Context: one part of a larger RNA
RNA sequence: UUGGGCGUAAAUCGUCUGUAGGUGGCUUUUCAAUUCCGCCGUCAAAUCCCAUGGCUCAACCCUAGAAAGGCGGUGGAAACUACCAAGCUGGAGUACGGUAGGGGCAGAGGGAAUUUUUGGUGGAGCGAUGAAAUGCAUUGAGAUCGGAAAGAACACCAAUGGCGAAAGCACUCUCCUGGGAUGACACUGACACUGAGAGACGAAAGCUAGGGGAGAAAAUGGGAUUAGAUACCCCAGUAGUCCUAGCAGUAAACGAUGGAUACUAAGUGUUGUGCGUAUCGACCCAUGCAGUGCUGUAGCUAACGCGUUAAGUAUCACACCUGGGGAAUACGUUCGCAAGAAUGAAACUC
Numbered sequence: 001u002u003g004g005g006c007g008u009a010a011a012u013c014g015u016c017u018g019u020a021g022g023u024g025g026c027u028u029u030u031c032a033a034u035u036c037c038g039c040c041g042u043c044a045a046a047u048c049c050c051a052u053g054g055c056u057c058a059a060c061c062c063u064a065g066a067a068a069g070g071c072g073g074u075g076g077a078a079a080c081u082a083c084c085a086a087g088c089u090g091g092a093g094u095a096c097g098g099u100a101g102g103g104g105c106a107g108a109g110g111g112a113a114u115u116u117u118u119g120g121u122g123g124a125g126c127g128a129u130g131a132a133a134u135g136c137a138u139u140g141a142g143a144u145c146g147g148a149a150a151g152a153a154c155a156c157c158a159a160u161g162g163c164g165a166a167a168g169c170a171c172u173c174u175c176c177u178g179g180g181a182u183g184a185c186a187c188u189g190a191c192a193c194u195g196a197g198a199g200a201c202g203a204a205a206g207c208u209a210g211g212g213g214a215g216a217a218a219a220u221g222g223g224a225u226u227a228g229a230u231a232c233c234c235c236a237g238u239a240g241u242c243c244u245a246g247c248a249g250u251a252a253a254c255g256a257u258g259g260a261u262a263c264u265a266a267g268u269g270u271u272g273u274g275c276g277u278a279u280c281g282a283c284c285c286a287u288g289c290a291g292u293g294c295u296g297u298a299g300c301u302a303a304c305g306c307g308u309u310a311a312g313u314a315u316c317a318c319a320c321c322u323g324g325g326g327a328a329u330a331c332g333u334u335c336g337c338a339a340g341a342a343u344g345a346a347a348c349u350c
Stems, first nucleotide, its partner, number of pairs: 004321002007304002014201004021194003025088004033081001035077009049065001051063001053061002091191001092188003096183002099180001103177002106174004110154001114150008125136002162169002206247006215241001220236004259316005266295009276285001299306002323350003332343004
């Protein structure tokens, strides 16, 4: 390379946008590059194959012949692919109608709780644990009532529920703003799919600068436990956690399942939006599209299981895998303030 794979055995980039490239709906026409058919030439000899023949046979040798295939030329065919021209509406998109939503950015407001502080009442313990101790407290703690301040997070509703490409998104209101589904059918007329490189976004922790700092809390200190206890438990407690502007670019970034399209039994929930029936109206009932769950047939699977949200049946382009360790490594390169990230071997060994 051919081939085989990628839920759990190695393997789907964390997610999206998109360049080159690859692939691409229906009808008619052109052309003949591709494709198909015929003929011709050529592909040295030897070899191989095959049929005689010659060495007593064979190996070996001589003579004649052939096949498949390649390349070139020439004549034709026109279904497919490509090309030319014209058209179509089913894919895709635009406009329109009402619509669901924790989608995003910014601003404003709110209550509960916590801690601190201040004032009153009160007077001996509180707190903690398996049990204790460290700790707090007569300079008045804890408890309770009133005032004030601060920061962070938003109980119930809440759901197998919603939205978002993913990360993620939830107190309430408002400005701005992205996307979706549905309906009718007006417009464009294949404008599509995937996507090497590339770009954008990307939890937590971490870094830089400036703010902020209630609670909880790496590190750290102390008390316990223990043979020891650099832990689990307790008392304290800093970075960070929060905000603004940047960097970083990783996660069991998981559905461990990449994207698009088509087809292939049913049943039962639920969300959004239609339609029919019914009604005064809302339900109920029947039915369509789009999501989101469960059960399950065929089929698939090593099994577990998946099963119209496929891991079934097919097509398209992309990423990735090729025994374990060495190795989330070394070296080199790129990026980064650093931490480090990305790319990524070999010797050796089993």
Molecule: small-subunit ribosomal RNA, central domain
Organism: Pseudotsuga menziesii